[in-house]
Context: one part of a larger RNA
RNA sequence: CGUAGGAAAAUUGAUGGUACUCAGCUCUAGUACGAGAGGACCGAGCUGAGCGCAUCCCUGGUGUACCAGUUGUCUCGCCAGAGGCACCGCUGGGUAGCUACAUGCGUUUGUGAUAACCGCUGAAAGCAUAUAAGCGGGAAACCUAACCAAAGACUAAUUUUCCCUUUCAGUGCUGCUGUAGAUCACAGCUUACAUAGGCUGGAUGUGUACGAAACGUAAUUUUCUUAGCUUACCAGUACUAAUUGCACUAUUGU
Numbered sequence: 001c002g003u004a005g006g007a008a009a010a011u012u013g014a015u016g017g018u019a020c021u022c023a024g025c026u027c028u029a030g031u032a033c034g035a036g037a038g039g040a041c042c043g044a045g046c047u048g049a050g051c052g053c054a055u056c057c058c059u060g061g062u063g064u065a066c067c068a069g070u071u072g073u074c075u076c077g078c079c080a081g082a083g084g085c086a087c088c089g090c091u092g093g094g095u096a097g098c099u100a101c102a103u104g105c106g107u108u109u110g111u112g113a114u115a116a117c118c119g120c121u122g123a124a125a126g127c128a129u130a131u132a133a134g135c136g137g138g139a140a141a142c143c144u145a146a147c148c149a150a151a152g153a154c155u156a157a158u159u160u161u162c163c164c165u166u167u168c169a170g171u172g173c174u175g176c177u178g179u180a181g182a183u184c185a186c187a188g189c190u191u192a193c194a195u196a197g198g199c200u201g202g203a204u205g206u207g208u209a210c211g212a213a214a215c216g217u218a219a220u221u222u223u224c225u226u227a228g229c230u231u232a233c234c235a236g237u238a239c240u241a242a243u244u245g246c247a248c249u250a251u252u253g254u
Stems, first nucleotide, its partner, number of pairs: 001152001005163007015149004021049007033038001050107006059100004066093005071086006110144001112142001117137004164253001170248004175189004195241003198237005205229002211224004
């Protein structure tokens, strides 16, 4: 831009894509078969490998914005306590998120028409012959069935609701953001407000802060103290910022 007015929702499915893999064990059954040795078809059940989708409750990894320990050196006048640099200085842990080594699910059932192949009836050719007329069986392949996308499917589909000269509904820019993201888009919010930040509380992590007191010459230890601090998590709370402003769409529809 189109889909012969403009919107908001919900559908149909032409068509396209994905997947449908493999193994072991048990029963049937030590049965059929076979002199024995050996040893099934069919059918039923269980488990797993591979592959795929999803998720972060559990188990782990990461986690350069969290906590602690510690070395060297510099600075804050000194002590104490802190901070900077040294691969995040090194080391031990670790929230959210992301993730697999983690854990949920799927890899299924049936139909149709068939391939190789196997048949029934049956002549040409008094026989025979699955074939010439006719009628069947038969595979992970094919069409369906399962899942996903899908009306620019120009054959441009369908359904519901709303609106049109007094402006309802809707949309965009600007603005606060994230379940989204290269950008765009998508999703949420914009004071009639919990969208983000801050603050308060909690969770989680770390592991008992500073300071003071006590014992000890001292290093250290103990008590106040399961403290202090705590990122991305969960709530509450308008303190701050979402101010203001602008534009589009329709005029009953060739």